[in-house]
RNA sequence: CUCUUAUAAAGAGCGGUGGAGGGAAGUGCCCUAUGAAGCCCGGCAACCAGUACAUUUGUAAAAAGGUGCCAAGUCACGCAAAGCUAUGCUUUGGAAGAUGAGAG
Numbered sequence: 001c002u003c004u005u006a007u008a009a010a011g012a013g014c015g016g017u018g019g020a021g022g023g024a025a026g027u028g029c030c031c032u033a034u035g036a037a038g039c040c041c042g043g044c045a046a047c048c049a050g051u052a053c054a055u056u057u058g059u060a061a062a063a064a065g066g067u068g069c070c071a072a073g074u075c076a077c078g079c080a081a082a083g084c085u086a087u088g089c090u091u092u093g094g095a096a097g098a099u100g101a102g103a104g
Stems, first nucleotide, its partner, number of pairs: 001104007013041001015040003021031003026077003042070003047066002051060003074096001079093006
């Protein structure tokens, strides 16, 4: 980097450091010197592993492992279909992106 598959309206700091950017990209719209990114600590969650019970799949818990995550629904939209109080709104699906697990 590519492929397969699963998931996504929940959850997570009034800390330290750092100093200007950040929210994938486009268009918007936001966050940010009342302090961005990054790093440390802290936390959330429960995908893989592990644990307990029942049993080959589920339930529970999470102290120790591998990731992940901690503004806004994946911040919204972008393509298609359907519906409607109809030049917009809603719903469903898709695309793109994200994360896990597996494969190349």